The RNA shown here (transfer RNA) has 73 nucleotides and comes from a Patescibacteria group bacterium. Its Rfam family is "tRNA". About the family: Transfer RNA (tRNA) molecules are approximately 80 nucleotides in length.
[in-house]
C1' cells in the first nucleotide's frame, strides 16, 4: 500500500430482504422466608461508532472517515 470481516444496553451477543430495537448476565425494586441465598415477578438503562447521500421513512442500502481483528504484498 491492497483486500476481507467486525463496531447495537454496563458486559457477551441477537436482530430486521428499509417501517422506528431485543435476549442472557449485571443493576434497582418487589414476592416469599424467622432471616440470608437460590427461585419467581416487575422496572430502568440504547445519538444502533461518526459524517454525508438515497428514500415518505435508514440500525439495515450507497459513499467517505474512525477504531479493532485477520490476510496478501
Nucleotide at each position: 500500500g491492497c483486500c476481507g470481516c467486525c463496531u447495537u444496553a454496563g458486559c457477551u451477543c441477537a436482530g430486521u430482504c428499509g417501517g422506528u430495537a431485543g435476549a442472557g448476565c449485571g443493576a434497582g425494586g418487589g414476592u416469599a422466608u424467622c432471616g440470608u441465598a437460590a427461585a419467581c415477578c416487575c422496572u430502568a438503562g440504547g445519538u444502533c461508532c461518526c459524517c454525508a447521500g438515497u428514500u415518505c421513512g435508514a440500525u439495515c442500502c450507497u459513499g467517505g472517515g474512525a477504531g479493532g481483528c485477520g490476510g496478501c504484498u
About this RNA
Its mean pLDDT, the model's own confidence on a scale to 100, is 81.